[in-house]
RNA sequence: GGUCCUGUAGUCCAGUGGCUAAGACAUGUCCUUGACGUGGACAAGACCCCAGUUCAAUUCUGGGCAGGACCA
Repeated sequence: GGUCCUGUAGUCCAGUGGCUAAGACAUGUCCUUGACGUGGACAAGACCCCAGUUCAAUUCUGGGCAGGACCA
């Protein structure tokens, strides 16, 4: 340099044109305990950026950025 893949809470991931964006771990509060832990309830927390298509984009298209695999 080329081809391909990936980018979603702090971390790991699901999702698909119209949802309130699902779940697990972690975090906070409360309950439970003599205390800690475990367990339970609740809460906060996310679609990499810019354009385009569309009535509507996290999803489709183009470009950029970042990461990965292969080739050179």

The prediction has a mean pLDDT of 83.
Predicted 3D model of a 72-nucleotide RNA (transfer RNA) from an archaeon.
Rfam family: tRNA. Its family is annotated with triplet codon-amino acid adaptor activity in the Gene Ontology.
The RNAcentral record of the sequence draws on ENA.